[in-house]
RNA sequence: UAAGUAAUAAAAGCGCCAGAGCUUAGAAAUGAAGUGUUUCUGAGCUGACGAGGACAGGGUUUAUCGAAUUUUUUCGGCGGAUGCCCUGCGGUGAGUCACCACCGUAAGAAGUCUACAAAACCAUGGAGAAAUCGAUGGGACAAAAAGGCUUUAGUUGAUAA
Numbered sequence: 001u002a003a004g005u006a007a008u009a010a011a012a013g014c015g016c017c018a019g020a021g022c023u024u025a026g027a028a029a030u031g032a033a034g035u036g037u038u039u040c041u042g043a044g045c046u047g048a049c050g051a052g053g054a055c056a057g058g059g060u061u062u063a064u065c066g067a068a069u070u071u072u073u074u075c076g077g078c079g080g081a082u083g084c085c086c087u088g089c090g091g092u093g094a095g096u097c098a099c100c101a102c103c104g105u106a107a108g109a110a111g112u113c114u115a116c117a118a119a120a121c122c123a124u125g126g127a128g129a130a131a132u133c134g135a136u137g138g139g140a141c142a143a144a145a146a147g148g149c150u151u152u153a154g155u156u157g158a159u160a161a
Stems, first nucleotide, its partner, number of pairs: 014079004019075001020046011049066003055088006067074002089104005095159004099154001108152006121138004126133002
């Protein structure tokens, strides 16, 4: 320095594979024959493209947004999960407390403006017998959250000055 094995960590739109599809080896059948077809067994491959998302505890499970595409799927299933619900804590509603509403430390809502992706696609290498996997380069395109600006938010109760 390289390879292998094991453990640990990392990775949370993340992981996995008993169905399904695909590849391949062997055997059998079919067939004039074959690199064809079918069945069985074995070994493999595919199985969602990024953006965004965590106060604490408990509960729960088909948990946000768009991209792409044959234009309604990228089959089906399992697990997990930052979603949601409840409680507590905290913030905003211009003193404080309670209640109420909405939120989560960048901590209310609405309108408007602005900015942001990867896959796909093209090109060139790499791994594999293959299905397929992976790398580099090229040049694009979102929405939501976020940010700027504007408007707006409890005619509640108690209480201090």
GlmS glucosamine-6-phosphate activated ribozyme aptamer from Alkaliphilus peptidifermentans DSM 18978, 161 nucleotides, folded computationally. NCBI's taxonomy places the organism under Bacteria, Bacillati, Peptostreptococcales, Natronincolaceae, Alkaliphilus peptidifermentans. Its Rfam family is "glmS glucosamine-6-phosphate activated ribozyme aptamer". By type it is a riboswitch.